[in-house]
A computed fold for a 134-nucleotide RNA from Mangrovihabitans endophyticus, annotated as c-di-AMP riboswitch aptamer (ydaO/yuaA leader).
RNA sequence: GGCUGACCACCGCCCAAUCGCCGCGAGGCGAGCCGGGGAACCAGGUUUGUGGGGUGAAUCCGCACUACGCGGUAGGGAUCGCUUCCGUCCCGAACCCGUCAGCUAACCCGGUCGGCGGACAACCGGAAGGACUA
Numbered sequence: 001g002g003c004u005g006a007c008c009a010c011c012g013c014c015c016a017a018u019c020g021c022c023g024c025g026a027g028g029c030g031a032g033c034c035g036g037g038g039a040a041c042c043a044g045g046u047u048u049g050u051g052g053g054g055u056g057a058a059u060c061c062g063c064a065c066u067a068c069g070c071g072g073u074a075g076g077g078a079u080c081g082c083u084u085c086c087g088u089c090c091c092g093a094a095c096c097c098g099u100c101a102g103c104u105a106a107c108c109c110g111g112u113c114g115g116c117g118g119a120c121a122a123c124c125g126g127a128a129g130g131a132c133u134a
Base pairs, nucleotide, nucleotide: 010118011117012116013115014114018031019030020029021028022027032112033111034110035109036108037107042102051100052097053096054095055094060072061071062070063069075091076090077089078088079087082129083128084127085126086125
């Protein structure tokens, strides 16, 4: 000096999943954000069924297969800090409730996890617009 790996802090991404206060800690309280239940009106009218429903972008189709695959697709994310377009790269899962729930004011209940990347300094694909600054 180079390469690789790990830890702390930093920057960034998905997600509602961040912030503040108290506490030795476990944890607690709150703000913000998110989800569910729940009238009238409206909607709906089969209420034992191969039931029904919820979170989520994650639905559906074709081919193949005793395997756990291939191709596509509704839909969704990133592309260094705002938005849009083009191009490019990806995701297109999983879980929960438990026979029960349409919408829904008042009201009631809950969540605030987890998973990744970068770099020790680089301006990071392109275009347009806006904002800000001078």